[in-house]
Molecule: Lysine riboswitch aptamer
Organism: chicken gut metagenome
């Protein structure tokens, strides 16, 4: 220092989709009523818009449960680029394929942000305790403190 092999635990990820949300919403399809102003992220613009019956989704997000890969598993900022994006057409927000740098041991609970139609869920960040490890101290109960470029095991 290299190679192989491995632990950790409410573990990490991918797929498939009971099911609930979306949502009686968009939108067919018939009936009234009105012609301005203002809204539709923002700028334009020849687009929409209101009530009533009648039918009435999906999309992305969840998510029981099943299997499959795994143990930097992988996740996320930031920056570059591909692509989609629900009136049009540019931006911008957000989605995504691919790259770089950076950050993070895990997984939980609570707040704040943000994302999201959302009281879902997911991001992030702070506090709290819990947990593998490895150090050093120890009254052997624990206590501090590091980081995954670690940690144990075998070989060299």
């Nucleotide at each position: 220092u290299u190679a192989u092999a491995g632990a950790g635990g409410c573990g990490c990820g991918g797929c498939u989709g009971c099911g609930a949300a979306a949502a009686g919403u968009a939108g067919c399809g018939g009936g009234a009523c009105a012609a301005a102003a203002g809204a539709g992220g923002c700028a334009g613009g020849u687009c929409u818009c209101u009530c009533c019956c009648c039918c009435g989704a999906a999309a992305g997000g969840c998510a029981a449960a099943g299997c499959c890969g795994c143990c930097g598993a992988a996740g996320u900022u930031u920056c570059c680029c591909u692509c989609c994006c629900c009136c049009c057409u540019g931006c911008a927000a957000g989605g995504u394929c691919g790259g770089a740098a950076g950050c993070u041991g895990g997984g939980u609970a609570c707040g704040g942000c943000g994302c999201g139609a959302a009281c879902a869920g997911c991001g992030u960040u702070g506090u709290a305790a819990c947990u593998g490890u490895c150090a050093u101290c120890u009254g052997c109960g624990g206590a501090u403190g590091g980081a995954g470029c670690a940690c144990u095991a075998u070989a060299a």